Molecule: c-di-GMP-I-GGC riboswitch aptamer
Organism: Syntrophomonadaceae bacterium
RNA sequence: ACCGACAAAGGCAAACCUGCUGAAAAGCAGGGACGCAAAGCUAAAGGGCCUAAAGUCCAGACAAGGACCAAGGCAGCCUGGCCACCGAAA
Numbered sequence: 001a002c003c004g005a006c007a008a009a010g011g012c013a014a015a016c017c018u019g020c021u022g023a024a025a026a027g028c029a030g031g032g033a034c035g036c037a038a039a040g041c042u043a044a045a046g047g048g049c050c051u052a053a054a055g056u057c058c059a060g061a062c063a064a065g066g067a068c069c070a071a072g073g074c075a076g077c078c079u080g081g082c083c084a085c086c087g088a089a090a
Stems, first nucleotide, its partner, number of pairs: 003087002011036002016031006034076001040082003045079003048074004055068004
């Protein structure tokens, strides 16, 4: 360096609940643990997924609706980049 154990020290925290923010996806805080060896950072790195108040178009007109999309989100979807605790075996 790689790798990852029924090891040790420590870490993170899905669903769900409460509060706040947001149009929404979602985020933050508290509770809670399904899991995680990078479940640390990076979305102005590539792909993917989610949302769509604004905008454009379609349809309609009693007011509901549909498509696309500026933009936003997800790092616990995959790949890449950066950094990092511990140390059995191979």